[in-house]
Molecule: c-di-GMP-I-GGC riboswitch aptamer
Organism: soil metagenome
RNA sequence: UGAAAAGGGCAAACCUGGCGUGAGCCAGGGACGCAAAGCUAGAGGUCUCUCGCAGAUAGCUCGGCUGCCA
Numbered sequence: 001u002g003a004a005a006a007g008g009g010c011a012a013a014c015c016u017g018g019c020g021u022g023a024g025c026c027a028g029g030g031a032c033g034c035a036a037a038g039c040u041a042g043a044g045g046u047c048u049c050u051c052g053c054a055g056a057u058a059g060c061u062c063g064g065c066u067g068c069c070a
Stems, first nucleotide, its partner, number of pairs: 001070002009034002014029006032059001038065003042062003045057004049052001
C1' cells in the first nucleotide's frame, strides 16, 4: 500500500428471547456491508433521560494500542 490469490474473520436492516425510563445493549437466527466493522469514550459529532461530576454510539470522523494475508 490493498490490484490479484488462499485460509478464514466480523455482521447492518429485519425476526425471536432477555435487560434498560430511554438512546441502546446481550444471546440466537439473518447478511447490507467491512482490510482493522479488533480494542479504546482522549477530541469533535449525533442521540437519550431522572438534565449532571449522568448515559448511549468504536458500523460517524479524528487520535491512541494491537493484528491476518499479500